The RNA shown here (Bacterial RNase P class A) has 372 nucleotides and comes from a Gemmatimonadaceae bacterium. NCBI's taxonomy places the organism under Bacteria, Pseudomonadati, Gemmatimonadota, Gemmatimonadia, Gemmatimonadaceae. It matches the Rfam family "Bacterial RNase P class A". By type it is a ribozyme.
[in-house]
RNA sequence: GUUCCCGGUCGCGCGGUCGCGGCGAGCUCGCCUCGCCGAGGAAAGUCCGGGCUCCAUGGGCAGGCUGCCAGGUAACGCCUGGGCGCGCCGCGCGAGCGGUGCGACGGAAAGUGCCACAGAAAACACACCGCCGACGACCUUCGGGUCGGGUAAGGGUGAAAAGGUGAGGUAAGAGCUCACCGCGCGGCUGGCAACAGUCGUGGCAGGGUAAACCCCAGCCGGAGCAAGGCCAAAUAAGCAGCGAGAGGCGCCCACCUCGACCAAGACGCUGCGGGUAGGCUGCUGGAGAGCACGAGCGAUCGUGCUCCGAGAGGAAUGACCGCAGAGCGAUUCGUCGCUCGACAGAACCCGGCUUAUAGCCCGGGAACCCGC
Numbered sequence: 001g002u003u004c005c006c007g008g009u010c011g012c013g014c015g016g017u018c019g020c021g022g023c024g025a026g027c028u029c030g031c032c033u034c035g036c037c038g039a040g041g042a043a044a045g046u047c048c049g050g051g052c053u054c055c056a057u058g059g060g061c062a063g064g065c066u067g068c069c070a071g072g073u074a075a076c077g078c079c080u081g082g083g084c085g086c087g088c089c090g091c092g093c094g095a096g097c098g099g100u101g102c103g104a105c106g107g108a109a110a111g112u113g114c115c116a117c118a119g120a121a122a123a124c125a126c127a128c129c130g131c132c133g134a135c136g137a138c139c140u141u142c143g144g145g146u147c148g149g150g151u152a153a154g155g156g157u158g159a160a161a162a163g164g165u166g167a168g169g170u171a172a173g174a175g176c177u178c179a180c181c182g183c184g185c186g187g188c189u190g191g192c193a194a195c196a197g198u199c200g201u202g203g204c205a206g207g208g209u210a211a212a213c214c215c216c217a218g219c220c221g222g223a224g225c226a227a228g229g230c231c232a233a234a235u236a237a238g239c240a241g242c243g244a245g246a247g248g249c250g251c252c253c254a255c256c257u258c259g260a261c262c263a264a265g266a267c268g269c270u271g272c273g274g275g276u277a278g279g280c281u282g283c284u285g286g287a288g289a290g291c292a293c294g295a296g297c298g299a300u301c302g303u304g305c306u307c308c309g310a311g312a313g314g315a316a317u318g319a320c321c322g323c324a325g326a327g328c329g330a331u332u333c334g335u336c337g338c339u340c341g342a343c344a345g346a347a348c349c350c351g352g353c354u355u356a357u358a359g360c361c362c363g364g365g366a367a368c369c370c371g372c
Base pairs, nucleotide, nucleotide: 001368002367003366004365005364006363007362008361010359013323014322015321016320017319018318020038021037022036023035024034025033026032027030040343044354045353047352048351049350050349051348052224053223054222055221063220064219065218066217067216068082069081070080071079072078083105084103085102086101087100088099089098090097091096106215107214111213112212113209114208115207128155129154130151131150132149135148136147137146138145139144163181164180165179166178167177168176182204183202184201185200186199187198188197189196190195228281229280230279231278238272239271240270241269242268243267247262248261288307289306290305291304292303293302294301295300325340326339327338328337329336330335
């Protein structure tokens, strides 16, 4: 220098014309005029956590989630800082130190379950090859041999086999004994804590697996803006009033007429009620954005100033031009031509995580080429 990979930032600035959506104002009320505003870093996946709304709400059990420690936050499975373990790189003779990445990182000395293949054995350790021949029995040519037995050092299997190294010890061995390392327990010191260091003590609990059941600790009611609230054509049930009224009863009268009272069911009208279509609301000024100062290692928080940045309805956010800017190609070095892309598009709102992303820039890494 070129190419590639990983992480991060930005997601081309200003102006104009036309179109579309929303809001406000104006009048000559027209689907008119003017003004202002109009997608994202992920608006996505809907995976976590909340706000808001309605319903439910005595406690427990069940069920779900989380899981080193501390802090941040409205909250979180998120973020920050720290501890421990593992990997890589660098420095150092070395102990170690620094950087960086990853980790469901509570409990397997409560209980239960499971552990393929190989292997003697996968869990109350029951020994295949090997080692030994102390002790006991038998045989003996007196060298020893066989059996019972001892052993877990060495070999072998496996992902994993009763801690590692060295010395003593022994028939051979073995924490059998000792030193150091490791482990458990207790104290002290440092730290809020996780934990670290150190001293003492015990020869030493003990295979693995809890993203198997389980145990321990903490948290968790359900449904979701098609939540919910208001108005309300139509209309079923129901209620009230009025009308109508077969019939019943009473009086009078004499069998005809009249009058008043009571009144079932059906029917008609009006009102209430109910809530379908439809309309309004919830609806966007908020855990808000920018800047400055302060606190803090940081996540984050506090104070001050400034700003308002979509809110809809099956859904607008587009096209073109000019000047800058960037990339590519050509070049007579004056310029000219082309392109401005990718992922993707709000639908109650917010905090996260994850995933996608052309190109510029920043940081880290790899390969190749050139020069010294």
The RNAcentral record of the sequence draws on ENA.